[in-house]
């Protein structure tokens, strides 16, 4: 400087262009003399920004900030 992958709850990741969900933590409830462990439930999200295409965009195009990683 090139070229690849990636960015989505606190943490680890899904998610055919059609309602953004799962674990795991957090929190509340059951259980227990009491803790853990189980078990149920609630809360928690400008999908990294910005624009564009669409009737509709986490997804598709463009820019742009960031991590890996390769190559020079």
């Nucleotide at each position: 400087g090139c070229c690849a992958u990636c960015g989505u709850a606190g943490c680890u990741c899904a998610a055919c262009g059609g309602u953004a969900g799962a674990g795991c933590a957090c929190c509340g409830c059951u259980u227990u003399u009491g803790u853990a462990a189980a078990g149920c439930g609630u809360a928690g999200g400008u999908u990294g920004g910005g624009g564009g295409u669409u009737c509709a965009a986490a997804u598709c195009c463009c820019u742009u900030c960031g991590a890996u990683g390769g190559c020079u």